A computed fold for a 159-nucleotide RNA from Desulfosporosinus meridiei, annotated as glmS glucosamine-6-phosphate activated ribozyme aptamer. The model forms 88% of the base pairs in the Rfam consensus.
Parts: sequence; C1' cells; structure tokens
RNA sequence: CAAUAUCUUAAAGCGCCAGGACCUUUCUAUUAAUGCUAAGGUCGACGAGGAAGAGGGUUAUCGAAGUAUUCGGCGGAUCCCUCUCGGUGGCUUGUCACCGUAAAGCUUGCUUAAAACCAGAGAGUAAUUUUUGGGACAAAGGUAAAGCUGUCAAGACAA
Repeated sequence: CAAUAUCUUAAAGCGCCAGGACCUUUCUAUUAAUGCUAAGGUCGACGAGGAAGAGGGUUAUCGAAGUAUUCGGCGGAUCCCUCUCGGUGGCUUGUCACCGUAAAGCUUGCUUAAAACCAGAGAGUAAUUUUUGGGACAAAGGUAAAGCUGUCAAGACAA
C1' cells in the first nucleotide's frame, strides 16, 4: 500500500415520541354503519443558509407550500452574548469598528431550492413508505469579480 473478515462510527432543520391523528387484528354492543377494549403498527417540517476555541443562554436565521397533525411535546444544534485567539483598516504595539481562515463595509453582478404537482417502479393486509423520471417558483445569507468608501494614539520606514 492492497484485498478479505469482524467490530465501532455515520444524522445536526437534525433525531426522538408518553399526548394526538390514522391503520390492522382483537373484545364487546349492533341487522349494519359505527362505537368501545386490548395488542401491534403508521404519521409526526419542504428545502436554502449556517462551525476558530472555551464558557454561558434558549421557542436559534431565511423563505416555500398550505389552512393541513408543517398539531403537541422532548432532546440536540453551525444561532446569540462574553472572553481568548486570528483577519482587514500600508508596517509594529495598543485601541476602535467590522469580521472568522474565501476573516472590513456598501453597490452592481453572480450564487441549479426542495417539498408540493404529474408519470412510473418497488415494500406493506392497511395506515403508510422507498425510489426513478418530468417540471415551476423563493427569501435570507454568501461572494474568489468590478467599482466606491474605510479608526485613533505612540513609534518605525519612505518621500
């Protein structure tokens, strides 16, 4: 370095399910529909964006769809704050502002949304679910391109 076998890990708009909704079987009432009991199961947010380190905090950014359980709850989390470290503001140190290694701000430009919907294939008795193809539409954010703008104090260097 390669192959084989085994174990562990794998997810972070992510995971989970005591409520709820739904399905199957079952008990029971009933002509039946259906209700009820128990057991088992299904659903439970569509993508975009987001990570220097530590500590703390909690309903952590953005839109899509839609009036629907995308209900309700729990956990986590790249969110926010503080400090440290680092970057830009010509150099050094400190300070201030804005940021996080693609590391200053503004403008322009750029930056393939997905689900939904249509068609097909598969799993399941079912609720439901996996997947392929077609196909339309965001906002926030980001930005390596272009343009413009951009601290103070002390010191150094150059003119």
Rfam family: glmS glucosamine-6-phosphate activated ribozyme aptamer. For this family Rfam cites "Evidence for preorganization of the glmS ribozyme ligand binding pocket" (Hampel and Tinsley, Biochemistry, 2006).
NCBI's taxonomy places the organism under Bacteria, Bacillota, Eubacteriales, Desulfitobacteriaceae, Desulfosporosinus.
The prediction has a mean pLDDT of 76.